[in-house]
């Protein structure tokens, strides 16, 4: 460098529940484990979700400056091992 077969030490934590913040999407904390070799970090490109404010309508609809990195790609960093 490549890879994640083997081994070891560990790590993270989906759904769901409770509390809390938020208009919502969702965040945080605790419990809980479906999974994860970057499920560590960054909204940079695409994508998705929400729509308070704003614009608009007869009904309504549009919209991110909000959110998701456990949707895909990209960037930065990193433990252990060696079927190479």
């Nucleotide at each position: 460098c490549c890879u994640g077969c083997c081994a070891a030490a560990g790590g993270c934590a989906a759904a769901c529940u409770u509390g809390u913040c938020g208009a919502a999407a969702g965040g945080c904390a605790a419990g809980g484990a479906c999974g994860c070799a970057a499920a560590g970090c960054c909204a940079c490109g695409g994508g998705u979700c929400u729509a308070a404010a704003g614009c608009u309508u007869g009904a309504u609809g549009c919209c991110a400056c909000g959110a998701c990195c456990g949707c895909c790609g990209g960037g930065c960093u990193g433990c252990c091992a060696g079927a190479g």